[in-house]
Molecule: transfer RNA
Organism: Pseudomonadota bacterium
C1' cells in the first nucleotide's frame, strides 16, 4: 500500500432479507434475614464510532472519516 471482520448500556454481548433497542452480569430500591450473603420482584442506565446520502422511517442500505483485530504485497 490494498483486503476482510468489529465499534451496540458501566462491562460481555444480542437484534436484518428498513419499522416502538433487548438480555446476561453490574449498579440502584424494595422483600426476605439480628445484620450481611445468596434469593425473588421493580428501577435506572443507549445521539447504535464520527460527518454525510437515500428512505415517510436506518443498528440494518450508500459515500468519507477514526479506532481495533486478522491476513495479503
Nucleotide at each position: 500500500g490494498g483486503u476482510u471482520g468489529g465499534a451496540u448500556a458501566g462491562c460481555u454481548c444480542a437484534a436484518u432479507a428498513g419499522g416502538u433497542a433487548g438480555a446476561g452480569c453490574a449498579u440502584c430500591a424494595g422483600a426476605c434475614u439480628u445484620a450481611g450473603g445468596a434469593u425473588c420482584u421493580g428501577a435506572g442506565a443507549g445521539u447504535u464510532g464520527c460527518a454525510g446520502g437515500u428512505u415517510c422511517g436506518a443498528u440494518c442500505c450508500c459515500u468519507g472519516c477514526u479506532c481495533c483485530a486478522a491476513g495479503c504485497a